[in-house]
């Protein structure tokens, strides 16, 4: 110094100008409703607090993914003795954790590269990558095609025995039996290698290697190492059905709290008395309607009558309605939940490590379908081109993905370019 | 906010519980019939099964994730 891989961080500075949200302040202005005072007490004045306009000033204003909404929690309402079905969803160990499908560290397994023992099979190291990694001796199913034979397996071709016939003999043909070594199919053909052994083979035997299975050690575990030991039997697939083992009540800020118009319905009141002050079984003063709505009824009272009742109706009485007044409930509609939090920085402590304590510090959007921007100049970084003393210089272009809407902790995806740090590796040099 | 569903030829749609080379109509080419032209007959082209990435001996199917499009409920 270059190339790959892997892993964290950044994700354009600065300075004007001009615009946009919010908050806190101060100035004009306004005068409808609400306040709050006056008074002659009436749709009266007055102030200008609340509001509304229009403006100054301070001071704040998007991200690493604010995004997809895939998981998990916080909060709030609702259910709820406990447990259990159904449905979902995780799934080597052990830890972290508010919790997880996230992280961490470990175990085991794959695969690539490299390298080292070993006759081989196959066993070990290093690096990176990688795994939805429980259970296939609970039960169900699956496996096209080829192939002789696909699941307690199976003789197609070979190979060996034998017997027949045929031949002069090698040897050929058939028949019966052997036989999983080779050959061929297939993703897979019921351990491998070497070696005895045999007609020919075969865990038939024998050492090795893998595998099962037991016991001892070490490890919280997963799981390793040994040492016995079985002759191999127990192939695959549960991102098939399923068994086990954990974990999930349900909705979601349009959650949920307050205030609270207009019409509609729901309840109650009201027909002449309410009110206020005093020395309160009383008085005294003010203020009110002037007999006033419609309908049914009962009385009462005139009339008319076929003597059964019909018609009118004042004043009373009672019931519906209407009118008015309160009273509750929800709607519109506001306010609220709303950002100080499982925060974020430094430093120390503890742990391998995610992370976990503790001291100091600091406040960094809270709007309403929704601001967060443009533009100029220097610079910073890229390309690409001119020119150059090779040290730059000048011109153009280009700087992404993206935009909070209750918060928060992860994941997956998007992403111009840049800057660290590790690990291999080439070259050069000490 | 909550919650299903679709993407297969050019177009409209099948594809069973994973199976050999994915298929129908309807359009396209081209030949044959006609004086042309339709319609008929004959033959044929045409597919990254939406992209990627896993599981399996195999993926259109099954699982993960990304894209599009579309319903339905507050």
């Nucleotide at each position: 110094a270059c190339c790959a891989c892997c892993g964290g961080c950044c994700g354009g500075a600065c300075g004007g100008u001009c615009g946009c949200g919010a908050a806190g302040u101060g100035a004009a202005g306004g005068g409808a409703c609400g306040g709050a005072c006056c008074c002659c007490c009436g749709c009266g004045g007055u102030c200008g607090c609340g509001c509304c306009u229009u403006u100054g000033c301070u001071c704040c204003g998007a991200g690493g993914a604010a995004a997809g909404u895939c998981c998990g929690g916080g909060c709030u309402c609702c259910a709820c003795a406990g447990a259990g079905c159904a449905g979902g969803u995780c799934g080597c160990c052990a830890g972290g954790u508010a919790a997880c499908a996230c992280c961490u560290g470990g175990g085991c397994g794959c695969g690539u590269g490299u390298u080292g023992c070993g006759c081989g099979a196959g066993c070990g190291g290093c690096a990176c990558g990688u795994g939805a990694c429980g259970g296939a001796c609970a039960g169900u199913g699956c496996a096209a095609c080829a192939g002789a034979a696909a699941g307690c397996a199976a003789a197609c071709c070979g190979c060996c025995g034998u017997c027949u016939u045929c031949g002069a003999a090698a040897g050929a043909a058939g028949g019966c039996g052997g036989u999983a070594a080779g050959g061929g199919u297939g993703a897979a053909a019921g351990g491998g290698u070497g070696g005895g052994g045999u007609a020919a083979g075969a865990g038939c035997c024998c050492a090795c290697c893998g595998c099962g299975c037991g016991g001892c050690u070490g490890g919280c575990a997963a799981c390793a190492g040994u040492c016995g030991u079985g002759g191999c039997a127990c192939g695959g697939c549960a991102a098939a059905c399923c068994c086990c083992g954990g974990c999930c009540g349900g909705a979601g800020c349009a959650a949920g709290g307050c205030c609270a118009a207009a019409u509609a319905g729901g309840c109650g009141g009201u027909g002449a008395g309410a009110g206020a002050c005093g020395g309160c079984u009383c008085g005294u003063c003010u203020c009110g309607a002037c007999c006033a709505c419609g309908u049914c009824g009962a009385c009462g009272u005139g009339c008319c009558u076929u003597c059964g009742g019909g018609c009118a109706u004042a004043c009373u009485c009672g019931g519906c309605g209407a009118a008015c007044c309160g009273c509750g409930g929800g709607u519109a509609g506001g306010c609220u939940g709303c950002u100080g939090g499982a925060g974020c920085g430094u430093a120390c402590c503890g742990g391998c490590g995610a992370c976990g304590g503790u001291a100091c510090g600091c406040c960094g959007a809270g709007a309403g379908g929704a601001a967060u921007g443009a533009c100029c100049g220097u610079c910073c970084g890229g390309u690409g081109u001119a020119c150059u003393u090779c040290g730059g210089u000048g011109c153009a272009c280009c700087g992404a993905c993206a935009g909070a809407a209750c918060c928060c902790g992860g994941c997956u995806u998007a992403c111009a370019g840049g800057c660290c740090g590790g690990u291999g590796g080439u070259a050069u040099c000490c | 906010g909550g919650u299903c569903g679709c993407g297969u030829a050019g177009c409209u749609c099948a594809g069973c519980u994973g199976g050999u080379u994915a298929g129908a109509g309807c359009g396209c080419u081209g030949c044959u019939u006609u004086c042309a032209c339709a319609c008929a007959g004959c033959a044929g082209a045409g597919g990254u099964c939406c992209g990627g990435g896993g599981u399996u001996c195999g993926a259109g199917u099954c699982c993960c994730u990304g894209c599009g499009c579309g319903a339905c409920c507050a």
Molecule: RNase P RNA; transfer RNA
Organism: Gemmatimonadaceae bacterium